[in-house]
RNA sequence: CCAGGCCACUCUGGAAAGCAGGCGCCCGGCGCGCCUCACCCAAGGUGAAAGCGGCACCACGUGCCGUGAAACUCUCAGGUGCCAUGACAGAGGGGGAGUU
Repeated sequence: CCAGGCCACUCUGGAAAGCAGGCGCCCGGCGCGCCUCACCCAAGGUGAAAGCGGCACCACGUGCCGUGAAACUCUCAGGUGCCAUGACAGAGGGGGAGUU
């Protein structure tokens, strides 16, 4: 000096895991609902390390409480042919902010 940041919208890209079995329905289908087992993590959600703060004590340490992030974790939810969903990323035009 330039661009970006926060919010939503539009377009584009975007992974993983069962074409599982049983029963029922009828619109007779890679359909829908329920149940069972096996799986996935990238809608959403759960948990909390260091650090920081507070309290107490046998006191320079210990214990307890609080705060505390994720793509980690859990698998509640969601998902496991196609479609669809989809964190995240790029682009576009907006609404904010004056903060990093």
Molecule: Glycine riboswitch aptamer
Organism: Amycolatopsis arida